[in-house]
Molecule: c-di-GMP-I riboswitch aptamer
Organism: Pelobacter sp. UBA6812
RNA sequence: UUUCGUUCAGGGCAAAGUCAGAGAGAUCUGGCCACGCAAAGCUACGGGUCCACUGAAGUCAAAAAUUAAGGUGGAUAGCCGGGUUGCCGAA
Numbered sequence: 001u002u003u004c005g006u007u008c009a010g011g012g013c014a015a016a017g018u019c020a021g022a023g024a025g026a027u028c029u030g031g032c033c034a035c036g037c038a039a040a041g042c043u044a045c046g047g048g049u050c051c052a053c054u055g056a057a058g059u060c061a062a063a064a065a066u067u068a069a070g071g072u073g074g075a076u077a078g079c080c081g082g083g084u085u086g087c088c089g090a091a
Base pairs, nucleotide, nucleotide: 002091003090004089005088012037013036017032018031019030020029021028022027035078041084042083043082045081046080047079048076049075050074051073052072053071054070057067058066059065
């Protein structure tokens, strides 16, 4: 340096649930807890999913309503891929 995670040390993170708070919402922050994680560190670059607004068109006699291609803004890094940094150990 590369690949890998069978073993060791010090450790690290924290799903669901629940309590408190923020937000219109997805979701986020903190406490308890411990499903899991070798990048469950960081990064919205590609795809996915979710939320909000908007909305061609369809349904309808029409209006209202609803579904919704697309557009805009946002969320998710514990959905996948990419980028980047990194502990211990093994080969």